[in-house]
RNA sequence: GCCCUUGUAGCUCAAACGGCAGAGCAACGGUUUUGUAAACCGUUGGUUGCGGGUUCGACCCCCGCCAAGGGCU
Numbered sequence: 001g002c003c004c005u006u007g008u009a010g011c012u013c014a015a016a017c018g019g020c021a022g023a024g025c026a027a028c029g030g031u032u033u034u035g036u037a038a039a040c041c042g043u044u045g046g047u048u049g050c051g052g053g054u055u056c057g058a059c060c061c062c063c064g065c066c067a068a069g070g071g072c073u
Base pairs, nucleotide, nucleotide: 001072002071003070004069005068006067007066010025011024012023013022019056027043028042029041030040031039049065050064051063052062053061
């Protein structure tokens, strides 16, 4: 230098072929308990890496860039 994969909540990951951004864990509140833990119920939490483009509509398609991993020379 070129090619491939990945980037979504604090963490691990979903989201057919473009159509309401979700789950588990964690955190917080509550129930229960003499108390703690466990269990159960509920709540909060997102510029979908960044910047543009296409489209009525983009996590998804196109272009550029950044970061991580792998490969080739």
Model confidence (mean pLDDT): 80 of 100.
This is a predicted structure of a 73-nucleotide RNA (transfer RNA) from a Candidatus Obscuribacterales bacterium.
Rfam family: tRNA. It is annotated as a transfer RNA. About the family: Transfer RNA (tRNA) molecules are approximately 80 nucleotides in length.
Taxonomically the source falls in Candidatus Obscuribacterales (Bacteria, Bacillati, Candidatus Melainabacteria).